[in-house]
Molecule: Lysine riboswitch aptamer
Organism: Mesobacillus campisalis
């Protein structure tokens, strides 16, 4: 000088990611409740089937007329906080949501994959109210960072083109080996 996916700290991509609460619009004049009329045994607790609880001839549920009239999860705004595999998705396990089966939703949690980051576009499904958003899959563009390669430059670096992945990039200490 070098070698190690070495160790630690602090950064950097941008319409950058996620979380609170606050308005605000939609869910909807729907749930649901109150009166009237008619009917006349069922109903509630994801679906089915069996239980357990609860309402129900003092009227269940259904349907007519008028009056009242939500929220929840998803979006949109702007502010706050924590971040830069931040994070999202998928599979499998494992509790929980009244009990058991089988499904299937939605929280937690644990493992293995994928994906650098945004934007548009088509397609497909969806226990979403939607044509919203979210998401699978495909293609296209824009950016960033590394390398290579050509080109200009004393060099630092710019440009173009290709190509990789975040266990990356970049600074700065450090640790063994080694000279």
């Nucleotide at each position: 000088a070098g070698u190690a996916a070495g160790g630690a700290u602090a950064g950097a991509g941008g319409c950058g990611c996620a979380a609170a609460g606050a308005c605000c619009a939609u869910a909807a004049g729907u749930a649901c409740u109150c009166a009237u009329u008619c009917u006349g045994a069922g109903g509630a607790u994801a679906a089915u089937g069996a239980g357990g609880u609860c309402c129900a001839u003092u009227g269940a549920g259904g349907a007519u007329u008028g009056g009242g009239g939500a929220a929840a999860g998803g979006g949109g705004u702007a502010u706050u906080u924590g971040c830069c595999g931040a994070a999202a998705c998928u599979u499998u396990g494992a509790g929980a949501a009244c009990u058991c089966a089988u499904u299937c939703u939605u929280c937690u949690u644990a493992a293995a994959g994928u994906u650098g980051g945004u934007u548009c576009u088509g397609u497909g499904a969806u226990u979403g109210a939607a044509u919203a958003a979210a998401u699978g899959c495909a293609g296209a563009a824009c950016u960033g960072u590394c390398a290579u390669a050509u080109a200009g430059g004393g060099a630092a670096c710019u440009a173009u083109a290709u190509g990789g992945a975040g266990g990356g990039c970049u600074a700065u200490c450090u640790u063994a080996c080694g000279c």